[in-house]
């Protein structure tokens, strides 16, 4: 100098005016002023994991469902995270991994291909058995065809029953054997996954898929800030208590009672008549409805320092308060400078994961090529 790979951090500054919200404090009956300070994010988003708080359920257990699955740890917990092991990728720093069980059953596998689970399509073979032909005196030998062996070779696929030699055989074939692979014990290392190589067993024990069912093991009660707790108008209905309370028909009902018509009352309206409207009225508890409040942001918090762990993290100590609205506040003009400015906007919180996404800033590391 180039190309890269790992973590960390930053999100246009700055200046005047002009505003919204919510805190604290002064004046004010109040409205409200006036001053002090706070006021989006690394993903605040997707709502996909885990947890806190509410409520409701709930001795316990099971069955059902749903999660998760190498091993150890971390955490309140978890699909997160930190170390690690195994496999895979990369020259390499390093990155990807759902990575339990296929001799318990069930069930899949496009196309091709004879066959995808038990199988002969070309090749090999004709040994075992049966027929038939030819020679032979005859034992039988050739040939052919039936039955049939054979996974050694071609071919077909993402995959076709360990691989190499050597035996063997009619051709084959773990059939045997020797190596090399696998699988089990037993040693040795390690807390474990594992790992290592000597040793002994076993020819090798139906190949693939379980983010197909399904077995195994562990885990999960349900809803979800519109949880949910207060306080509390007007109407309406409920509940009491006083006062007030005619008659007459008729319907409903066992009754209490309760509908309806009509005389009489009462009001409009001083009085008649005619119309019309009236059928109790005060007070007082009670749920709840509008509506207000709480829940609402001091927290599994930041930060610095020490300690202890490889690390994630833990423990001490100091010291910070950093939005909390409620149709929804965090903005708006204007100027200037530059590298010209992404993706995005809190709604009960918190740790995670994944998406989004301009441009820059530090630090580790690795490869290349040159040059000293």
């Nucleotide at each position: 100098g180039g190309a890269g790979u790992c973590g960390g951090c930053c999100a246009g500054g700055c200046a005047a005016c002009c505003g919204c919200u919510g805190u604290g404090u002064a004046c004010g009956c109040a409205a409200g002023u006036g001053c002090a300070g706070g006021g989006a994010g690394g993903a605040a988003a997707g709502u996909c994991c885990g947890g806190g708080c509410u409520c409701c359920a709930u001795c316990g257990g099971g069955c059902g469902c749903g999660g998760u699955g190498c091993c150890a740890g971390g955490u309140a917990a978890c699909a997160c995270c930190u170390g690690g092991g195994g496999g895979g990728c990369g020259u390499g720093a390093g990155c990807c991994u759902a990575c339990g069980g296929a001799a318990a059953g069930u069930g899949c596998a496009a196309c091709a291909g004879a066959a995808a689970g038990a199988u002969a399509c070309c090749g090999c073979c004709u040994a075992a058995g049966c027929g038939c032909a030819g020679c032979g005196c005859a034992a039988g030998c050739u040939g052919c065809g039936c039955c049939g062996g054979u996974a050694a070779g071609g071919g077909u696929g993402a995959a076709a029953u360990g691989g190499u030699g050597c035996g063997g055989u009619a051709a084959g074939a773990g059939c045997g054997c020797a190596c090399c692979g696998c699988g089990c014990g037993g040693g040795u290392g390690g807390c474990a996954a594992c790992a290592c190589g000597u040793c002994g067993c076993g020819g090798c024990a139906c190949g693939g898929c379980a983010a197909a069912c399904c077995c195994c093991a562990c885990c999960g009660g349900g809803a979800g800030c519109a949880a949910g707790g207060c306080c509390a108008a007007a109407u309406a209905g409920g509940g009491a208590a006083g006062c007030a309370c005619g008659g007459u028909g008729u319907c409903c009902g066992c009754a209490a009672g309760g509908g309806c018509a009509u005389c009489a009352c009462c009001u409009g309206u001083g009085c008649c008549c005619a119309c019309a409207g009236g059928g109790g009225c005060u007070u007082c508890c009670g749920g709840g409805u509008a509506g207000g409040u709480c829940g609402c942001u001091u927290g599994a918090g930041g930060u610095g320092c020490g300690c202890g762990g490889c690390g994630a993290c833990g423990c001490g100590c100091a010291u910070c308060c950093c939005a909390g609205a409620g149709g929804a506040a965090u903005g708006g003009u204007u100027g200037c400078c530059c590298a010209a400015g992404a993706c995005a906007g809190a709604a009960c919180c918190c740790g995670g994961c994944u998406u989004a996404a301009c441009g820059g800033c530090c630090g580790a590391c690795u490869c290349c090529a040159a040059c000293u």
Overview
Predicted 3D model of a 372-nucleotide RNA (Bacterial RNase P class A) from a Pseudomonadota bacterium. NCBI's taxonomy places the organism under Bacteria, Pseudomonadati, Pseudomonadota. The prediction has a mean pLDDT of 78. The sequence was found by an Rfam model in a public genome assembly. Of the family's consensus pairs, 94% are formed in the model.